Predicted 3D model of an 86-nucleotide RNA (c-di-GMP-I riboswitch aptamer) from Bacillus canaveralius. Of the family's consensus pairs, 95% are formed in the model. It matches the Rfam family "c-di-GMP-I riboswitch aptamer". Rfam links the family to the GO term cyclic-di-GMP binding. About the family: GEMM was predicted in a large-scale screen for bacterial structured RNA regulatory elements.
RNA sequence: AGUUGAUAAAGGCAAAACCAUUGAAAAAUGGCGACGCAAAGCUAGAGGGACUAAAGGGGUGUACCCUAUGUCAGCCAGCUGCCAAU
Numbered sequence: 001a002g003u004u005g006a007u008a009a010a011g012g013c014a015a016a017a018c019c020a021u022u023g024a025a026a027a028a029u030g031g032c033g034a035c036g037c038a039a040a041g042c043u044a045g046a047g048g049g050a051c052u053a054a055a056g057g058g059g060u061g062u063a064c065c066c067u068a069u070g071u072c073a074g075c076c077a078g079c080u081g082c083c084a085a086u
Base pairs, nucleotide, nucleotide: 002086003085004084005083012037013036018031019030020029021028022027035074041079042078043077047076048075049072050071051070056066057065058064
């Protein structure tokens, strides 16, 4: 440096549900909790995809539709990296 990931080992993260706060929502943060994870670390003003639709637009109007400037990295992807085996 490359490849691989044991029922090992050091260390790590923490889904859902529930509680609190923020938010129009998606969702986020904290607590609790472990479904899982060998990148569940980082990147969303320059890849793809998904969610939401406040403001704006359409609609006479209600319904409804469009739209990201909002959100998701635990969807794929890109970048970086611990331990071990070889």